[in-house]
Molecule: Glycine riboswitch aptamer
Organism: soil metagenome
RNA sequence: UUGACUCUGGAGAGUGAUUCCCAAAGGAAUCCACCGAAGGUGAGCAGCGCCUUGCUUCGCGCUUAAUCUCUCAGGUAUCAGGACAGAGGA
Numbered sequence: 001u002u003g004a005c006u007c008u009g010g011a012g013a014g015u016g017a018u019u020c021c022c023a024a025a026g027g028a029a030u031c032c033a034c035c036g037a038a039g040g041u042g043a044g045c046a047g048c049g050c051c052u053u054g055c056u057u058c059g060c061g062c063u064u065a066a067u068c069u070c071u072c073a074g075g076u077a078u079c080a081g082g083a084c085a086g087a088g089g090a
Base pairs, nucleotide, nucleotide: 005088006087007086008085009084014032016031017030018029019028020027021026033076034075035074039072040070042068047062048061049060050059051054
């Protein structure tokens, strides 16, 4: 320094409808509408390679980041989760 661990802070969007299980709370499935900050997708500058050297908005391919993008996954009362940040000890 990095990762894990512990503590603290930590946003967004439906307490939607229908059906089933259940005494109920709640859980599951389907449908519609939404969110981006678990995870994941995509691509830039730069760089490299290849010629057919580019119709001047300048060829093709590889590689390449995010809190951007996509919403696959996940999520849309509380709880839980939660990128990221601060602190801590081994």